Transfer RNA from Candidatus Onthousia excrementipullorum, 76 nucleotides, folded computationally. The RNAcentral record of the sequence draws on ENA.
RNA sequence: GCCGACUUAGCUCAGUAGGUAGAGCAACUCAUUCGUAAUGAGUAGGUCAAAGGUUCAAAUCCUUUAGUCGGCACCA
Numbered sequence: 001g002c003c004g005a006c007u008u009a010g011c012u013c014a015g016u017a018g019g020u021a022g023a024g025c026a027a028c029u030c031a032u033u034c035g036u037a038a039u040g041a042g043u044a045g046g047u048c049a050a051a052g053g054u055u056c057a058a059a060u061c062c063u064u065u066a067g068u069c070g071g072c073a074c075c076a
Stems, first nucleotide, its partner, number of pairs: 001072007010025004019056001027043005049065005
C1' cells in the first nucleotide's frame, strides 16, 4: 500500500431483509441473616466509534474518517 472483519451500558455480548435498544456479570437500594456471603425483588446506567447522505423513520442501508484485529504485498 491492497483486501476483509469488528466498534452497542463499567465488562462480556445479543439485536441486521429500517419502526423511537436488550441480556448476563458488575454497581446501588430493599428483603432474608446475629453479621457476611449466597439467594430473592427492584433501581440506575447507552444520543449504538465520529461526520455526512438516503428515508416519514437508521444501531441496521450508502459515503468518508478514526481505532482494533486478521490476510496479502513491499522492505534496494
Its Rfam family is "tRNA". Rfam classes the family as a transfer RNA. Model confidence (mean pLDDT): 81 of 100.